Transfer RNA from a Minisyncoccota bacterium, 77 nucleotides, folded computationally. Taxonomically the source falls in Minisyncoccota (Bacteria, Bacillati). Its mean pLDDT, the model's own confidence on a scale to 100, is 80. RNAcentral holds the sequence, with entries from ENA and MGnify.
RNA sequence: GUCGGCGUAGCUCAGUUGGUUAGAGCAUCUCACUCAUAAAGAGAAGGUCGGAAGUUCAAAUCUUCCCGUCGACACCA
Numbered sequence: 001g002u003c004g005g006c007g008u009a010g011c012u013c014a015g016u017u018g019g020u021u022a023g024a025g026c027a028u029c030u031c032a033c034u035c036a037u038a039a040a041g042a043g044a045a046g047g048u049c050g051g052a053a054g055u056u057c058a059a060a061u062c063u064u065c066c067c068g069u070c071g072a073c074a075c076c077a
Base pairs, nucleotide, nucleotide: 001073002072003071004070005069006068007067010026011025012024013023019057028044029043030042031041050066051065052064053063054062
């Protein structure tokens, strides 16, 4: 340099023939329980879906560029 995968909650991930509210588990907080703690239980909070632009009535999802990360190939006087 070329090509490809991945980037969604603090962490691990799901969600793509574009569509009706963006989700799960763990962690966190609260409640309840207990003499007390933990576990099991109930609930809450937590996201500009990596960034920007475009297409569309509508984009996490399609297109382009950029960033990060991983890999393959190429180059290396």
Its Rfam family is "tRNA". By type it is a transfer RNA.